[in-house]
This record gives sequence, C1' cells and structure tokens, in this order.
RNA sequence: UAGGAGGGCCGGGGGCGCCCUUCGUCAUGUGGGCUGAGAUGAACCCUUCGAACCUGAACCGGAUAAUGCCGGCGGAGGGAGGUGCGAUGGGACUUAC
Repeated sequence: UAGGAGGGCCGGGGGCGCCCUUCGUCAUGUGGGCUGAGAUGAACCCUUCGAACCUGAACCGGAUAAUGCCGGCGGAGGGAGGUGCGAUGGGACUUAC
C1' cells in the first nucleotide's frame, strides 16, 4: 500500500408466451397441457466482471399440436448500485536495523 472468489443488508431493473377444454350471446373468468429459474408469483431472475431483459423482429434456419421451443442474429446496439463482510488478515515492493 491495492485487491479477489464468494456472500450479507438496503435499493433498483426485468419478463410473464403458446395450445386445449368447461361455463358462457360476446367478453371476462375457471380448469388443464408445453418449454423454462420464472408464464402475475409476498415468487423468480438480474444488478456494470451487466445475454436478467429490450431493439433488430410480424427477422432467418430447424423442429412442434402450437409458441423466442432450439439455434442464428450476438466479438450488434442498449440496459438497472450503494455499503460494509471476507480483512486487527494475506501477498508483493522499498527502506532501516
């Protein structure tokens, strides 16, 4: 004389699709199925070391009952933070004895 993995607390950011059925004039609501961390949950995920999420995009290729379901796009562009713990320590360098 900096720090790190990780994690605490307090804030903040984000998404919520596709399909089937019942009731039903329609609409809303209810029940169920698919993928997923999460499909409106006192939840889940992400928080600059930022693919959580948005734009591109009513995009492209492949699958599926169907759908951002999978991949590309993407070494593209955006995108939301503070504090202390870790640490009376440890490591490196320099100087003196």
Overview
The RNA shown here (TPP riboswitch aptamer (THI element)) has 97 nucleotides and comes from Jannaschia faecimaris. Its Rfam family is "TPP riboswitch aptamer (THI element)". Gene Ontology term of the family: thiamine pyrophosphate binding. From the family's description: Vitamin B(1) in its active form thiamin pyrophosphate (TPP) is an essential coenzyme that is synthesised by coupling of pyrimidine and thiazole moieties in bacteria. The coordinates come from a structure-prediction model, not an experiment, and the mean pLDDT is 76. Taxonomically the source falls in Jannaschia (Bacteria, Pseudomonadati, Pseudomonadota, Alphaproteobacteria).